Context: one part of a larger RNA
RNA sequence: GGCGUAUGGGGGAUGUCUUGGCAUCAGGUGGCGAUAAUGGGCGUGGAAGUCUGCGAAAUGCUCGGGGGAGUUGACAAACUAACAGUGAUCCCGAGAUUCCCUAGCAAACGCGGUGAACUGAAACAUCUAAGUAACCGCAGGAAAAGAAAGAAAAAUCGAUUUCCUCAGUAGCGGCGAGCGAACGGGAAAUAGCCCAAACCGUCGAGGUUUCCUCGGCGGGGUUGUAGGGCCCUUCACAUGAGAGUUACAAAUCCGAUUUGAAGCAGAAGUCCUUGGAAAGGGACGCCGCAGAGGGUGACAGCCCCGUAAGCGAAUCUGGUCGGACUCUCGAGGGGUACCUGAGUAGGUCGGGUCACGUGAAACCCCGACUGAAUCCACGGGGACCAUCCCGUAAGGCUAAACACAACCUGAUGACCGAUAGUGAACUCAGUAUGGCGACUGAAAGAUGAGAAGAACCCCUGUUAGGGGAGGUAUGUGAACCUGAAACCAUACGCUU
Numbered sequence: 001g002g003c004g005u006a007u008g009g010g011g012g013a014u015g016u017c018u019u020g021g022c023a024u025c026a027g028g029u030g031g032c033g034a035u036a037a038u039g040g041g042c043g044u045g046g047a048a049g050u051c052u053g054c055g056a057a058a059u060g061c062u063c064g065g066g067g068g069a070g071u072u073g074a075c076a077a078a079c080u081a082a083c084a085g086u087g088a089u090c091c092c093g094a095g096a097u098u099c100c101c102u103a104g105c106a107a108a109c110g111c112g113g114u115g116a117a118c119u120g121a122a123a124c125a126u127c128u129a130a131g132u133a134a135c136c137g138c139a140g141g142a143a144a145a146g147a148a149a150g151a152a153a154a155a156u157c158g159a160u161u162u163c164c165u166c167a168g169u170a171g172c173g174g175c176g177a178g179c180g181a182a183c184g185g186g187a188a189a190u191a192g193c194c195c196a197a198a199c200c201g202u203c204g205a206g207g208u209u210u211c212c213u214c215g216g217c218g219g220g221g222u223u224g225u226a227g228g229g230c231c232c233u234u235c236a237c238a239u240g241a242g243a244g245u246u247a248c249a250a251a252u253c254c255g256a257u258u259u260g261a262a263g264c265a266g267a268a269g270u271c272c273u274u275g276g277a278a279a280g281g282g283a284c285g286c287c288g289c290a291g292a293g294g295g296u297g298a299c300a301g302c303c304c305c306g307u308a309a310g311c312g313a314a315u316c317u318g319g320u321c322g323g324a325c326u327c328u329c330g331a332g333g334g335g336u337a338c339c340u341g342a343g344u345a346g347g348u349c350g351g352g353u354c355a356c357g358u359g360a361a362a363c364c365c366c367g368a369c370u371g372a373a374u375c376c377a378c379g380g381g382g383a384c385c386a387u388c389c390c391g392u393a394a395g396g397c398u399a400a401a402c403a404c405a406a407c408c409u410g411a412u413g414a415c416c417g418a419u420a421g422u423g424a425a426c427u428c429a430g431u432a433u434g435g436c437g438a439c440u441g442a443a444a445g446a447u448g449a450g451a452a453g454a455a456c457c458c459c460u461g462u463u464a465g466g467g468g469a470g471g472u473a474u475g476u477g478a479a480c481c482u483g484a485a486a487c488c489a490u491a492c493g494c495u496u
Stems, first nucleotide, its partner, number of pairs: 001495009015481001016446002020416002022413007029405002031105002039101003042055003046079001049075003061095006070083003109140001110138005120127001124174001150157002161188005171179002192397003195341001199219009224375001226340003229336007240329005252324007260316002263311002269284005285302002287291001293305003346370007356382001377392005434439001453480001456468004
């Protein structure tokens, strides 16, 4: 020096665990803000710091309810000073207070405006990615859309939205890559309405003043088998009928019932044994509408918290029902030709959106230039024309079914288990650190059943470390469960 064995050091893998995450489902809720939000600063305790709470009335004040023995939040013990069956702390509800800075804040979902590129096409330019990402504006609990100038082709359907299908079909496409319907069928949910105008009345203004024009208000009226107005005519009509706070008008009150916001109550086991400890093993029982789950010194239906079934509100909150209350109420026949949304529809040119890339390219929307008809009318049925069929534009409102999940509640997992799972399981994480800044962004869990956290003695280079003693369950000693490997020692054996 090598190898082997043993005993250690070192290190923190592995195993076990879980306070934390992740995902899904269901229900609730869907806003907050000049009545000062969100976020921050500074304060506030007997006590220095940090977290939590609170705001100069400051770890809290008042009242109502619950509850029933300890309490003055946590790290975090000790002390001090206090409170409490005259019911505290604590929990729920309603109020009061609420310093300083900051005016918008908020998870996604929705509608609109502007609008890429990488990429794919095995290059690339039309095309694609994609009207996506991003930015901006605005709103709601949903938004948007919506009661046919529709779809269709059967003498059919009947607002919108969403899902399944039709169907990767018909089509579009350097007919490449790719893009990609609709009709129809089946479901969910259903709800329809109001103006403008004609005409009448009234008030006002203006003018060319026995009249005309315009404006305000009230009545009237709202559609396509056309409807309405006006005139004539026939019948009906209220001690009735219908509707309503969600569109169709709009407020308020009362009663009943129910949801949620504290809670209440809740069955049934003992002995022996191993052990530090029984919930383990053995014996004999019991409850069960409760043998979900968690805790307790190892594995507990019967020890504790719970669970099943049941009960509960002075106050607040959401819903439902009823009553007050409020609102509305005609139909037919004949005539007349007054009204039925104009710089509109349509056209030309240039674009866009439609599954549809200019194509035979309709329909719809935008810009420029033009520019009708008025119910014997007008629009559409994928160039265009005719016939036929369908509808009534140029005004508006509208619940539900459908999207999302910041927040609250409950449940679940062939999800993770500390290099995983959130970046973050840790009093102290969006912290420490880095960056002028926008921003970036960690590491770090486990003594033990219980601190019983090692009195006292000894060594010493004296707050380290070690040896005794004592405690514990023996080897759990705080750099603390288990304690692998690398690496480093010591002892012994063999060997060069």

Large-subunit ribosomal RNA, domain I from Botrimarina colliarenosi, 496 nucleotides, folded computationally. Its mean pLDDT, the model's own confidence on a scale to 100, is 82.